[in-house]
This record gives sequence, structure tokens and C1' cells, in this order.
RNA sequence: GCCGCCAUCGUCUAAUGGCCAGGACACCGCUUUCUCAAGGCGGAAAUACGGGUUCGACUCCCGUUGGCGGCA
Repeated sequence: GCCGCCAUCGUCUAAUGGCCAGGACACCGCUUUCUCAAGGCGGAAAUACGGGUUCGACUCCCGUUGGCGGCA
């Protein structure tokens, strides 16, 4: 240099082009307990970035960035 794959809450991970973007752990609050833990209830928290297509994009297309792999 060329080709391919990947990028979603703090972490891990779901999501036929038609969701309030879901779940688990962690975190916060309440509850329970003499106290702690466990349990129960609730809460905050995410689509790497910039364009395009579409009535509608996490999803499709192009580019950029970062990571991984292959060829040279």
C1' cells in the first nucleotide's frame, strides 16, 4: 500500500428498514433485617464520527477514525 472483519449504556450482549433501542452484571434510591449479605421494587445510563438513500436507518450505501486479521 491492497483486501476482509469489527465498533450499541461503566462492562458483556440483543435488536426482519417501522422500538420508549431490550437484557444481565455493576452503580444509585427505597424496602426487608438488630446489622451486613442475599431478596423485592424503582431509577440513571448507549447506537464511533461525517455524509447519502428512504415516508422512515442501530440495520442499506460512501467516506473518516480506531481495533483485529490476511496478502505484499

Predicted 3D model of a 72-nucleotide RNA (transfer RNA) from a Patescibacteria group bacterium. The source organism's lineage runs through Bacteria and Bacteria candidate phyla. Its mean pLDDT, the model's own confidence on a scale to 100, is 81. It matches the Rfam family "tRNA". By type it is a transfer RNA.